Annotation: The RNA shown here (transfer RNA) has 73 nucleotides and comes from a Promethearchaeota archaeon. Its Rfam family is "tRNA". The family's RNA type in Rfam is transfer RNA. The same sequence occurs in records of 3 taxa. The sequence is in RNAcentral, with records from ENA and MGnify.

RNA sequence: GCCAGAGUCGCUUAGUUCGGUUGAGCGUCAGCCUGCAGAGUUGAUAACGUGGGUUCAACUCCCACCUCUGGCU
Numbered sequence: 001g002c003c004a005g006a007g008u009c010g011c012u013u014a015g016u017u018c019g020g021u022u023g024a025g026c027g028u029c030a031g032c033c034u035g036c037a038g039a040g041u042u043g044a045u046a047a048c049g050u051g052g053g054u055u056c057a058a059c060u061c062c063c064a065c066c067u068c069u070g071g072c073u
Stems, first nucleotide, its partner, number of pairs: 001072007010026004020056001027045006049065005
């Protein structure tokens, strides 16, 4: 330099096929429970790498860039 894959709550991830309300587990906070804590249980919490474009509407489509992984030279 070229090619391919990946980037989503604090962490691990689903969802992208076919554009139409972003979900789960762990965590954190609060209530209940307990002598206290843990476990259990109920509720809350917080996310689409960056910038632009298309569209009534973009995590999803298009372009550029950034970061990581693998391959080729």
Taxonomically the source falls in Promethearchaeota (Archaea, Promethearchaeati).